[in-house]
Overview: This is a predicted structure of a 362-nucleotide RNA (Bacterial RNase P class A) from a Methylococcaceae bacterium. NCBI's taxonomy places the organism under Bacteria, Pseudomonadati, Gammaproteobacteria, Methylococcales, Methylococcaceae. The gene name in the source record is rnpB. Rfam family: Bacterial RNase P class A. Rfam classes the family as a ribozyme. The sequence is in RNAcentral, with records from ENA. The model forms 94% of the base pairs in the Rfam consensus. The coordinates come from a structure-prediction model, not an experiment, and the mean pLDDT is 77.
RNA sequence: GGAGUUGGCUGAGCAGUCGCUGUUCGGGGCCUUCGCGGCCUCGGAUGGAGGAAAGUCCGGGCUUCAUAGGGCAAGGUGCCGGAUAACGUCCGGGAGGUGCAAACCUACGGAAAGUGCCACAGAAAAUAUACCGCCCCUCACGGGGUAAGGGUGAAAUGGUGCGGUAAGAGCGCACCGCGCUACCGGCAACGGGAGUGGCAGGGUAAACCCCACCUGAAGCAAGACCAAAUAGGGAGGCACUGGGGAAACCCAAACAUACGGCCCGUAUGGCCUCCGGGUAGGUCGCUAGAGGCGCGUGGUGACACGCGCCCCAGAUGAAUGACUGUUCUCGACAGAACCCGGCUUACAGGCCGACUCCUUCC
Numbered sequence: 001g002g003a004g005u006u007g008g009c010u011g012a013g014c015a016g017u018c019g020c021u022g023u024u025c026g027g028g029g030c031c032u033u034c035g036c037g038g039c040c041u042c043g044g045a046u047g048g049a050g051g052a053a054a055g056u057c058c059g060g061g062c063u064u065c066a067u068a069g070g071g072c073a074a075g076g077u078g079c080c081g082g083a084u085a086a087c088g089u090c091c092g093g094g095a096g097g098u099g100c101a102a103a104c105c106u107a108c109g110g111a112a113a114g115u116g117c118c119a120c121a122g123a124a125a126a127u128a129u130a131c132c133g134c135c136c137c138u139c140a141c142g143g144g145g146u147a148a149g150g151g152u153g154a155a156a157u158g159g160u161g162c163g164g165u166a167a168g169a170g171c172g173c174a175c176c177g178c179g180c181u182a183c184c185g186g187c188a189a190c191g192g193g194a195g196u197g198g199c200a201g202g203g204u205a206a207a208c209c210c211c212a213c214c215u216g217a218a219g220c221a222a223g224a225c226c227a228a229a230u231a232g233g234g235a236g237g238c239a240c241u242g243g244g245g246a247a248a249c250c251c252a253a254a255c256a257u258a259c260g261g262c263c264c265g266u267a268u269g270g271c272c273u274c275c276g277g278g279u280a281g282g283u284c285g286c287u288a289g290a291g292g293c294g295c296g297u298g299g300u301g302a303c304a305c306g307c308g309c310c311c312c313a314g315a316u317g318a319a320u321g322a323c324u325g326u327u328c329u330c331g332a333c334a335g336a337a338c339c340c341g342g343c344u345u346a347c348a349g350g351c352c353g354a355c356u357c358c359u360u361c362c
Base pairs, nucleotide, nucleotide: 001358002357003356004355005354006353007352008351009350010349012327013326014325015324016323017322018321020048021047022046023045024044025043026042027041028040029039030038031037050333054344055343057342058341059340060339061338062219063218064217065216074215075214076213077212078211079093080092081091082090083089094108095106096105097104098103109210110209114208115207116204117203118202131150132149133146134145135144136143137142158176159175160174161173162172163171177199178197179196180195181194183192184191185190223284224283225282226281233275234274235273236272237271238270241252242251243250244249255269256268257267258266259265291310292309293308294307295306296305297304298303328331
């Protein structure tokens, strides 16, 4: 200098004007149960989106309901150890794979518990089997042996070599692979060498299933409180004429209300007070938190602990905007709605660190 791998940070700046919204202070007006009460208004100070606020995919807090314990069902997770409030997340490690390497990827328990499936091709896709070939017998037809070689396939009963044989074959042997046994190292996953068995006998569990572990349900429109008008419910008080009927009730009259005042007529009807539930509406939940920043200590690390400092949106038709000037590298994805930890997805550009490979120079 070039090519790459990986971790973290950032996400245009400054000034002015006018707005929106939360908090707080002060002035004025109205109401008032007289209280730093409520409403309106004016002014000052101050806070006002993100790294993903997104998808709503996991986990937890919180809330209501349910719940003795255990089991079944259903769903989820799946190498080992740790972190954590918890997780399917993160950290460290193991194994396998990719890459020269830094590094990256992995649903990575069980296929000798059972069941199922394996298209096409192929003799055969799994209690086996033999198309071509090879060898032996036979003049030949044919019969027997074999699984080296060829062929099919994603996959064919360990691989390489030597011996052996009629030809072959774990038939024998060496090495590799695999199983078993104890030993050593490691908390463990696992690793190491040793002995032993000629070899267990295809693949598939993001097929059923088995094993281990986890999970009660719904979600802030959760939920808690205050509480009109109208209608309906309950209690008490007052009123209750005449006739019929055992009663429920019916008829008539009177009274009240409405049909703008009066009369007729028509329609409706007990009145008052209190209590409780619920609706409209309002208040809380609501943002001081598994919070942030800095330093120190422990740990490889995720993280934990200690000390100090800070308060950093909280709306409910729902704010965070518009304009002007100026600078630059000319500006991506994108907008909170109960909160938090993750994952995933989107993203113009800029900055910092660590590491690998190649080339050149000293």